This is a predicted structure of a 74-nucleotide RNA (transfer RNA) from a Lachnospiraceae bacterium.
The sequence was found in a public genome assembly.

C1' cells in the first nucleotide's frame, strides 16, 4: 500500500436479489402480578440499522467516501 469480509438495542442476534405503518427474537434491565417473603413463572415497557452523502416515490438493504475491526498478499 493492495485485495476481500464486517460495524443492528446492554450483550448475542434475525430481517439485507429495496416496500406493511412501528426493524423481530433471547438474556439483562424496569414495572405491575403471584407467593408469607425471595427464585421461578404469568403480562406489559424502554431500547439499535458506524458517520457522511448519492440513487429512489421508498433504504437496515444498492453505490461512493470516511470511521473502526479481522483475515490475505506484498
Nucleotide at each position: 500500500c493492495g485485495c476481500u469480509c464486517c460495524u443492528u438495542c446492554g450483550u448475542c442476534u434475525a430481517a439485507c436479489c429495496g416496500g406493511u405503518c412501528g426493524a423481530g427474537g433471547a438474556c439483562a434491565c424496569c414495572g405491575c402480578u403471584c407467593u408469607u417473603u425471595c427464585a421461578a413463572g404469568g403480562c406489559g415497557g424502554a431500547a439499535a440499522u458506524g458517520c457522511c452523502a448519492g440513487u429512489u416515490c421508498a433504504a437496515u438493504u444498492c453505490u461512493g467516501g470516511c470511521a473502526g475491526g479481522a483475515g490475505u498478499g506484498g

Rfam family: tRNA. Rfam describes the family as follows. Transfer RNA (tRNA) molecules are approximately 80 nucleotides in length. Rfam links the family to the GO term triplet codon-amino acid adaptor activity. Model confidence (mean pLDDT): 81 of 100.